Predicted 3D model of a 1507-nucleotide RNA (small-subunit ribosomal RNA) from a Coprobacillaceae bacterium. Model confidence (mean pLDDT): 84 of 100. The sequence is in RNAcentral, with records from SILVA. Its Rfam family is "Bacterial small subunit ribosomal RNA".
RNA sequence: AGAGUUUGAUCCUGGCUCAGGAUGAACGCUGGCGGCGUGCCUAAUACAUGCAAGUCGAACGAAGUCCUUCGGGACUUAGUGGCGAACGGGUGAGUAAUACAUAAGUAACCUGCCUUACACAGGGGGAUAACUGCUAGAAAUGGUAGCUAAGACCGCAUAGGUUGGAGAUCCGCAUGGAUUCCCAAUUAAAAAUCCUUAUGGGAUUGGUGAAAGAUGGACUUAUGGCGCAUUAGCUAGUUGGUAGGGUAACGGCCUACCAAGGCGACGAUGCGUAGCCGACCUGAGAGGGUGACCGGCCACACUGGGACUGAGACACGGCCCAGACUCCUACGGGAGGCAGCAGUAGGGAAUUUUCGGCAAUGGGGGGAACCCUGACCGAGCAACGCCGCGUGAAGGAAGAAGGUUUUCGGAUUGUAAACUUCUGUUACAAAGGAAGAAUGGUGUCUAGAGGAAAUGCUAGGCAAAUGACGGUACUUUGUGAGAAAGCCACGGCUAACUACGUGCCAGCAGCCGCGGUAAUACGUAGGUGGCGAGCGUUAUCCGGAAUUAUUGGGCGUAAAGAGGGAGCAGACGGUUUAAUAAGUCUGUGGUGAAAGCCUGAAGCUUAACUUCAGCGAGCCAUGGAAACUGAUAGACUAGAGUGCAGAAGAGGAUUGCGGAAUUCCAUGUGUAGCGGUGAAAUGCGUAGAUAUAUGGAGGAACACCAGUGGCGAAGGCGGCAAUCUGGUCUGUAACUGACGUUCAGUCCCGAAAGCGUGGGGAGCAAAUAGGAUUAGAUACCCUAGUAGUCCACGCCGUAAACGAUGAGUACUAAGUGUUGGGGGUUAAACCUCAGUGCUGCAGUUAACGCAAUAAGUACUCCGCCUGAGUAGUAUGCACGCAAGUGUGAAACUCAAAGGAAUUGACGGGGGCCCGCACAAGCGGUGGAGCAUGUGGUUUAAUUCGAAGCAACGCGAAGAACCUUACCAGGUCUUGACAUGGUAGUAAAGACUCUAGAGAUAGAGGGAUAGAUAUACUACACACAGGUGGUGCAUGGUUGUCGUCAGCUCGUGUCGUGAGAUGUUGGGUUAAGUCCCGCAACGAGCGCAACCCUUGUCGUUAGUUACCAUCAUUAAGUUGGGGACUCUAACGAGACUGCCAGUGAUAAGCUGGAGGAAGGUGGGGAUGACGUCAAAUCAUCAUGCCCCUUAUGACCUGGGCUACACACGUGCUACAAUGGACAGAGCAAAGGGAAGCGAGACCGCGAGGUUAAGCAAAUCUCACAAACCUGUUCUCAGUUCGGAUUGUAGUCUGCAACUCGACUACAUGAAGUUGGAAUCGCUAGUAAUCGCAGAUCAGCAAUGCUGCGGUGAAUACGUUCUCGGGCCUUGUACACACCGCCCGUCACACCAUGAGAGUUGGUAACACCCGAAGCCGGUGGCCUAACCGUAAGGAAGGAGCUGUCUAAGGUGGGAUCGAUGAUUGGGGUGAAGUCGUAACAAGGUAUCCCUACGGGAACGUGGGGAUG
Repeated sequence: AGAGUUUGAUCCUGGCUCAGGAUGAACGCUGGCGGCGUGCCUAAUACAUGCAAGUCGAACGAAGUCCUUCGGGACUUAGUGGCGAACGGGUGAGUAAUACAUAAGUAACCUGCCUUACACAGGGGGAUAACUGCUAGAAAUGGUAGCUAAGACCGCAUAGGUUGGAGAUCCGCAUGGAUUCCCAAUUAAAAAUCCUUAUGGGAUUGGUGAAAGAUGGACUUAUGGCGCAUUAGCUAGUUGGUAGGGUAACGGCCUACCAAGGCGACGAUGCGUAGCCGACCUGAGAGGGUGACCGGCCACACUGGGACUGAGACACGGCCCAGACUCCUACGGGAGGCAGCAGUAGGGAAUUUUCGGCAAUGGGGGGAACCCUGACCGAGCAACGCCGCGUGAAGGAAGAAGGUUUUCGGAUUGUAAACUUCUGUUACAAAGGAAGAAUGGUGUCUAGAGGAAAUGCUAGGCAAAUGACGGUACUUUGUGAGAAAGCCACGGCUAACUACGUGCCAGCAGCCGCGGUAAUACGUAGGUGGCGAGCGUUAUCCGGAAUUAUUGGGCGUAAAGAGGGAGCAGACGGUUUAAUAAGUCUGUGGUGAAAGCCUGAAGCUUAACUUCAGCGAGCCAUGGAAACUGAUAGACUAGAGUGCAGAAGAGGAUUGCGGAAUUCCAUGUGUAGCGGUGAAAUGCGUAGAUAUAUGGAGGAACACCAGUGGCGAAGGCGGCAAUCUGGUCUGUAACUGACGUUCAGUCCCGAAAGCGUGGGGAGCAAAUAGGAUUAGAUACCCUAGUAGUCCACGCCGUAAACGAUGAGUACUAAGUGUUGGGGGUUAAACCUCAGUGCUGCAGUUAACGCAAUAAGUACUCCGCCUGAGUAGUAUGCACGCAAGUGUGAAACUCAAAGGAAUUGACGGGGGCCCGCACAAGCGGUGGAGCAUGUGGUUUAAUUCGAAGCAACGCGAAGAACCUUACCAGGUCUUGACAUGGUAGUAAAGACUCUAGAGAUAGAGGGAUAGAUAUACUACACACAGGUGGUGCAUGGUUGUCGUCAGCUCGUGUCGUGAGAUGUUGGGUUAAGUCCCGCAACGAGCGCAACCCUUGUCGUUAGUUACCAUCAUUAAGUUGGGGACUCUAACGAGACUGCCAGUGAUAAGCUGGAGGAAGGUGGGGAUGACGUCAAAUCAUCAUGCCCCUUAUGACCUGGGCUACACACGUGCUACAAUGGACAGAGCAAAGGGAAGCGAGACCGCGAGGUUAAGCAAAUCUCACAAACCUGUUCUCAGUUCGGAUUGUAGUCUGCAACUCGACUACAUGAAGUUGGAAUCGCUAGUAAUCGCAGAUCAGCAAUGCUGCGGUGAAUACGUUCUCGGGCCUUGUACACACCGCCCGUCACACCAUGAGAGUUGGUAACACCCGAAGCCGGUGGCCUAACCGUAAGGAAGGAGCUGUCUAAGGUGGGAUCGAUGAUUGGGGUGAAGUCGUAACAAGGUAUCCCUACGGGAACGUGGGGAUG
């Protein structure tokens, strides 16, 4: 410090997720030691048991025990009394301020014990507990009579103080404070112990008063720190005053009276949540989160209320009352409060011992010894955290064994182990053994002050004694590698990979995602990586997140500028002078507790831990500075406004007027149609329409001008004229003198639709009706048509109210239009101000783009945004007549949603071009019969594959057996075939016989060669075998787009990038062919050419080919020839080379010449990058899986040839351009030895018999046919057509039944040119005619592959159909239109709103009742101290009573939850139903607001936007 995830890829926006750190943690697996810390976060739930606050006999009486020298001494403690119990310890319920933090104030206060200095302690009195007697009660607890003491209690004296009154002096920030004097009133005390030279004096402690300090507290003020405005108004003791009461003290703190105030958008009030802080965690910081432990403050002590005592409490281990709960009870009454330490139950994911000790530190009491102390110090439990140590070290290759894996060679675990040599931390055993302990007191010694002395006081020395932890830390010795390693991960992020199992199952998962038979992602194993006595997971916080942005974000299109304006508060604000000092800067002081953090040291062996020293923001106080901001006083004119002089305009409101057009009415003319559409129909019309002419009525809108022209803040504004009226611009510089900008709340305006009332109503037109279209058509189209559209008045307040761009100010290149002014000119040019457009630089932007009219550079103010959906929905509130508008969530779901641009693909988008693509033609298919293939059906089996084009006369260039893979039956099991082992035989086999359907089994048979080779047999095992599966695991091969002209690369350049450029453009071509231009320049694979064949010629060579000349024959038959044809080798030839025109002086095109051939001469081979998971595991090869007496092998028979039907491809036809018969004539290319077979003879024929020649330019298949000549048939189901069937044959073959071909005779179906639709072909082509070959015993061949013969027609042209190429455009597609995608309905689940209600909580209010208690009142009653001439008084008590008041009761409301039949929409779900609304012109452009309508998406009307 970043990374993953939206896309085919890119950039951006934006969310989600991860890597880090932390914790009072918990859970899973595992676990050696030590140190230091920490340990109920939940039920402030309930608590058994023990302990946590006592002490003093040197305050008092009494009782008891022990000792005694009988004098007395020691000890214990129930009670009176004193001090303490208000500290210490716990918890965080309540509390948003009676709290806390920081800083001040008290001239408005208190303070026990403690310290300092001063003064004092005189003299009396009456009781009472304990105790004793009697007595009530179960107990708790009392009652009554009697006795007694005090440092208990009460007077008196005196002092000082306090209060009141009258003065004086000094001081202060106001009220006021300090000192002093006089008068009056009021108010103190206590003793105990010890020493002594003893009527006395002294010491210590205690007592009283007053002064001061210290400590602790109380009150007041300011500032600071949570959420919600869907909480906006709150308040009657409320705010203030006067008087009084009360308090330690100020104060409405309380009471009476008076006034009507006080708080609040700088957030009152209400609701919710919460103890606050030092600090802790995180972060670079700013911040964010937290408030365990430790420390400070506060609050609380079962719940609520109350006071008492006291220096201090409204009191955790006190009291009274009420309530809930628990316990005891004799039922009459009583007792209790662990949020102290342990502990128990409960709750919970979860949190310890009913331990030791007062040795240390601290606290209470005491003169002290000492006592008490669950504070504290320690130990125990817990890996809960942090820190440290260990589980060994060195050597050790046969790279052991075992495991894993393997390409079988090896690799890896791995120096790891074994083994050798060592060490001894920890652990174990033994021995030694601390520091923490020093005070106090006691004993003793010394010194000092004071004193008459002694006790005593102060300071110091010495001695003895005191340890829970604990025989612990630590040290030494011994033994012995012995006792001590796990957890998680290994697809990417993220370090670390293989095997097996599983097979969208089981499962994993933080995000992306993995798993459907080869899973580095599941499970296991091996290996590896990380951390390590821990490791992972979960939860929470910060970080990363600049993802709330002060530091440090944005708003044209991603979320986001309010529809527009006026304007109060607020924020910000021109130039200049003076003085000020609030902000600001700076010096000093106070505070900032300790601990913590940080820095530097030190102590535990180190570290954690601990100790010491230093460091600070802030706040307060006080000096200084005066630039800037503020506030004050003054001045200025550049901002702003006013005046004056001009100017333009659909700016607004009202009134009047005008012409064109539509419709309607009347009349005339006139006759059969009009109207409407893609085409129609509904509709109108013979009762006279439409058309035409004249006249009239009425409403609405204003053609041309008209313009990215004008005006207005926006909405918006358009005939003409008048009246009233707002704003703007230019010029000038007379006036004012900052008067300005923006603007929450507020107010006003605000298209269309809509609403209310009343008018009006021509046209148009939601709804509605009808007609069409359609599968349907609640639409698009047509005919009608109502609200409405218009006016007046009043509502509504929204739009894609858009420049999707808030307002204002300033600055920042140019160019070119235009509107209105000014200057300037004869007119122009030109300059300038204010608008309104376009292009464009810098700059900016994610890009697109913006660019002086900014989206640039800055400033000021306002509004708004923070993932998508849910949803602009629910609820609450406000407004509205309603429709609805404004404000405006959450649960839940997802990992995306989105912007711009790129490359493709696609479009019922556009442009250009090509192709037998259409058109123009010729011939077919589709109809018939047959052949063949396929589907389907059937079957024991009808083996398998191929499936739009690109499967279907395809694999198959040939299924009777074989083939053959299928079926039935019969057989074999190391096998029909391959390699290897052992043993045996000398053969095996041919051939013969028997059984059998055959395989097979049995019997016979023979003799050559050969010598451990081969063959056979037998046995056992490795293995063989598989046309079994997967073409979606593959190789190879092939099809197709397509013989279409495309597909790419290097370097450079442009772009943030994907990418672009090149390859686009202008021409041209069959062609990305070539030329020109150009930020491109080159290159590669394709095109073309090179290859084969054919067309012309030449040279060479002539046999089996040829024959002109010579001879010869029946015949190139033979001699001969090498001319010709031909054969087959090498050459030539064609290149737009030449000419003309055209084109751009190009490429090229057009025409011509010559030439056998002319612009690729014709044909073939040749198939770029890629697409289709295209085809093939059945040609072959092959991974994996499967079968192994069978899914292998052999045999016989059957099947692949079935047959209601459907389709494809063909053949033959339907006839006269023909059929039949006869005659005559002309090819090419092939084949041939288990072959082709001449000739001769036989047969009507298929063919048979015999047989020459030929391994072929020699022989043969082999007569080519159409054609030509002649005869006949004469338009018919025929002398067309030949299916089908019968009979008889031929040939092949072991074998023609299923199931061959051919021949002869006979038979003679359908069919008379073929619907919709559809195919081929552009020249030696179509059409037509025959020939040959492969396969092959034969043949299903009418198929396929070749060969030649005869031999046309047509192409205007590119509008349309199909396919393709290039450019461009739109896109919500990228599995790419066979795409994407919307809504209703049906089903399942989830959360949520409404809901008759039901139920619970909380805080108030009104009334009733009213405990305890303080305060007040009080007739009567009772009472020791004082007074009293003894009657009584003063004072007090109980009782009664009043105000206040807790709990309780009643009531109606408020608010927040839970629940609720039913119901609403929403979300999610692999394949449901209906349509097809959107994305392309999405097939009616889409969208926004509004109204109506409709199963649904949606449709239509009005206005608006262009996205």